The part of an RNA shown here (small-subunit ribosomal RNA, 3' major domain) has 462 nucleotides and comes from a metagenome. It matches the Rfam family "Bacterial small subunit ribosomal RNA". Rfam links the family to the GO terms ribosome and structural constituent of ribosome. The coordinates come from a structure-prediction model, not an experiment, and the mean pLDDT is 82.
Context: one part of a larger RNA
RNA sequence: UGACGGGGCCCCGCACAAGCAGCGGAGCGUGUGGUUUAAUUCGAUGCUACGCGAAGAACCUUACCUGGGUGUGACAUAUAAGUGGUAGGAAUCUGAAAAGUGACCGACCCUUCGGGGAGCUUAUACAGGUGCUGCAUGGCUGUCGUCAGCUCGUGCCGUGAGGUGUCCGGUUAAGUCCGGUAACGAGCGCAACCCUCGCUGUAUGUUACAAGUGUCAUACGGGACUGCCGGUAUAAAGCCGGAGGAAGGUGGGGACGACGUCAAGUCAGCAUGGCCUUUAUAUCCAGGGCUACACACACGCUACAAUGGUCGGUACAAUAGGUCGCAAAACCGCGAGGUGGAGCCAAUCCUCAAAGCCGGCCUCAGUUCGGAUUGUAGGCUGCAACUCGCCUGCAUGAAGCUGGAGUUGCUAGUAAACGCGCGUCAGCACAGUGCGUUGAAUACGUUCCCGGGGCUUGUACA
Numbered sequence: 001u002g003a004c005g006g007g008g009c010c011c012c013g014c015a016c017a018a019g020c021a022g023c024g025g026a027g028c029g030u031g032u033g034g035u036u037u038a039a040u041u042c043g044a045u046g047c048u049a050c051g052c053g054a055a056g057a058a059c060c061u062u063a064c065c066u067g068g069g070u071g072u073g074a075c076a077u078a079u080a081a082g083u084g085g086u087a088g089g090a091a092u093c094u095g096a097a098a099a100g101u102g103a104c105c106g107a108c109c110c111u112u113c114g115g116g117g118a119g120c121u122u123a124u125a126c127a128g129g130u131g132c133u134g135c136a137u138g139g140c141u142g143u144c145g146u147c148a149g150c151u152c153g154u155g156c157c158g159u160g161a162g163g164u165g166u167c168c169g170g171u172u173a174a175g176u177c178c179g180g181u182a183a184c185g186a187g188c189g190c191a192a193c194c195c196u197c198g199c200u201g202u203a204u205g206u207u208a209c210a211a212g213u214g215u216c217a218u219a220c221g222g223g224a225c226u227g228c229c230g231g232u233a234u235a236a237a238g239c240c241g242g243a244g245g246a247a248g249g250u251g252g253g254g255a256c257g258a259c260g261u262c263a264a265g266u267c268a269g270c271a272u273g274g275c276c277u278u279u280a281u282a283u284c285c286a287g288g289g290c291u292a293c294a295c296a297c298a299c300g301c302u303a304c305a306a307u308g309g310u311c312g313g314u315a316c317a318a319u320a321g322g323u324c325g326c327a328a329a330a331c332c333g334c335g336a337g338g339u340g341g342a343g344c345c346a347a348u349c350c351u352c353a354a355a356g357c358c359g360g361c362c363u364c365a366g367u368u369c370g371g372a373u374u375g376u377a378g379g380c381u382g383c384a385a386c387u388c389g390c391c392u393g394c395a396u397g398a399a400g401c402u403g404g405a406g407u408u409g410c411u412a413g414u415a416a417a418c419g420c421g422c423g424u425c426a427g428c429a430c431a432g433u434g435c436g437u438u439g440a441a442u443a444c445g446u447u448c449c450c451g452g453g454g455c456u457u458g459u460a461c462a
Base pairs, nucleotide, nucleotide: 001462002461003459004458005457007456008455009454010453011452012451013450015446016445019410020409021408022407023406026302027301028300029299030298031297032296033295034293035292042053043052064288065287066286067285068284069283070282073126077125078124079123080122081121082120083119088105089104093100094099108117109116110115128277129276131275132274133273137271138270139266140265141264142262144260149188150187151186152185153184154183155164156163157162167180168179169178170177194254195253196252197251199222200221201220202219203218204217205216225248228242229241230240231239232238304403308362309361310360311359312358313357314356321350322349325344326343330339331338332337369400374395375394376393377392378391379390380389416438417437418436419435420434421433422432
C1' cells in the first nucleotide's frame, strides 16, 4: 500500500422487511447429470453452466456410429507433359446410394490462323482436418456493475515503499455540487449530447370521413431550466411545500459498461502460432444415432376448479409480415383441411384477438374439474413421417383436492391475467423476442440475511 475480520461508524440496492404471484408436490415439455449404447457428436459447470451455443436434429443439417466407395482428392494455386469427337450431357447394366460402365448426342472465347485461353487427363508441389492446446493468441462476450469509482502532470511531505490531491463538514442517483483545506489543475468514468414514448406549432397528404375538419402518418421546430413563489440552509450547494403546466426536480424506457478482476468463456462462428494426421484424424454415400431410460437436478407449460367449466349471443387492439409469398368471397367437410382464386410488390388487399359483457346449464363431486395415456379413423408438409413431425374427429379418461425443508420474480401502466405478431422454418414453438387488452397490493423502517461504496481500526496474510 492492499486484502481480510463472526472490528467500529456512515450510506446504497426488490438486499431484508411490508405485500402480490409463483417454484419446490402431480402430469407433460425442454435442458443437464448419470446410466445405457455400435454411436447416443462437441462445447458450456457456484453466483457468471443447465428452453445455454441451437433464430427451430425425419434426409440434409451432422461434427458421432455401422457399412460401402475415392485416392492431387468435395475445394484453391503453381509448374510440366498430354488432349479435339475434347469439355459437357447421357440410354443400358451392376448397386442401398455414392460410384463404376458407357451405346449415342455434343460445345465456348481470343487469333497475326502459327497458336493461345478455358476445360479435361497424368505427374509433382500441395489441398483437407468441427484433430489437440482458450494455460501460446487476435477478435468477441460474461461477471463484479450503470457500482462511483480509477488515474495523471506539477508542487508539497516522507531516507524509502509511498502519501497528499481523492481528506473533512454539508449535499446528490453520482469523485454530483458547495464550503473548508499544501495543494493547484487535468484525464478516463458520472451527467449531457443519440433513439423512443407522453404535450404542442408549422408544412405536406392516394389513410379515415359524405364533405368540412383534422384523428392519423412523415419531416422540421417549441416545451422543463429548481425558471417563479414561500419556508429552510453557512442565506452556499441543496432540501421541503406550492403555483402554472401535457409533463417537475434524472418526466418514463432504451442504447451507452471507467482502470481493472476471474490464466472466466469461446481454437466448433471467424482468424491464428505451435503440435498431430496425410490410402486417413481427409472426403463422398446409404442406414442408424444426436429423440435411449431404473433415476437425480434446472427452467417452463397445464391443472387441481364455482372470481370456475361448458353452450349460445355480442364488443374492443397494437406490433409485425407477405410474389418460390399473403390469400378474400363462395362451395365441400363435424373438424384438421380441401376446391377456388377476387385483391395485393401493399397506410389501398390479406385483416382479423382472447380474457370481457349478456343469457342458459352444471352445485362441490375426482365432478360437465383435470387432461396425461392408449385405441381407431383422417388431414397437412415433404423423395420419404417405422425409428422420429404437427394437427383433427370419435372413444379412452391417469396423476392431481394448493404442495416439506427451502426458494424466485416484482415498487406502476409495474406484478398478475389475456390473447396477437415475428425470426428460425418445406413442415414442426409449452422456447426466444416484440405487441397491445384488463390491471392490483405493499414499502413502518434499515436491527438482521446477501451484494456493494466511503472513512477508520487490528493483523503473525501478500